[in-house]
């Protein structure tokens, strides 16, 4: 470098839920709040789920696999 994750160290994220906004919704966003997480950082190319004014169109990365970046350093 990679490989792999500990009763280390500094730390990160934040689900469910509740308000407040956006959306026709799935969702999505600020705030609160912690189930949990070693990538729960990124990313829609593959599968899967979920919406809808449905044969189109949207969404979910914390579903699963693939690709891209990264913080420490026991065994």
């Nucleotide at each position: 470098c990679a490989g792999c994750g500990a009763c280390a160290a500094g730390g990160g994220c934040a689900a469910a839920c509740c308000c407040g906004c956006c959306g026709g919704a799935a969702g999505g966003u600020g705030g609160g709040g912690a189930c949990g997480c070693a990538a729960a950082g990124c990313c829609a190319g593959g599968g899967g789920c979920c919406c809808c004014u449905c044969a189109g169109g949207g969404g979910c990365a914390g579903c699963c696999c693939a690709g891209c970046c990264a913080c420490c350093g026991a065994a």